This is a predicted structure of a 72-nucleotide RNA (transfer RNA) from a Candidatus Woesearchaeota archaeon.
The organism belongs to Candidatus Woesearchaeota, within Archaea.
Its Rfam family is "tRNA".
Its mean pLDDT, the model's own confidence on a scale to 100, is 80.
[in-house]
């Protein structure tokens, strides 16, 4: 320099065109003397950025960041 795969919540990560989730953890609340465990609620969010196609995009296309692996 080419060729791939990846980038979504504080962490791990799903989510193949129309309701953004799980689990962990955090808050609050039940219980307890208190604490933990259990149980309920709560929601953390520019879905990496800049454009495009579409009636409509985390999803498809293009271009840039970043990152990991492969070849030189």
């Nucleotide at each position: 320099g080419g060729g791939u795969u990846u980038a979504u919540a504080g962490c791990u990560c799903a989510g193949c065109g129309g309701g953004a989730g799980a689990g962990c953890a955090c808050u609050c609340g039940a219980c307890u003397g208190a604490a933990g465990c259990u149980c309920g609620a709560g929601g953390u969010g520019u879905c990496c950025c800049c454009g495009g196609u579409u009636c409509g995009a985390a999803u498809c296309c293009g271009g840039g960041u970043a990152a990991g692996c492969c070849c030189a």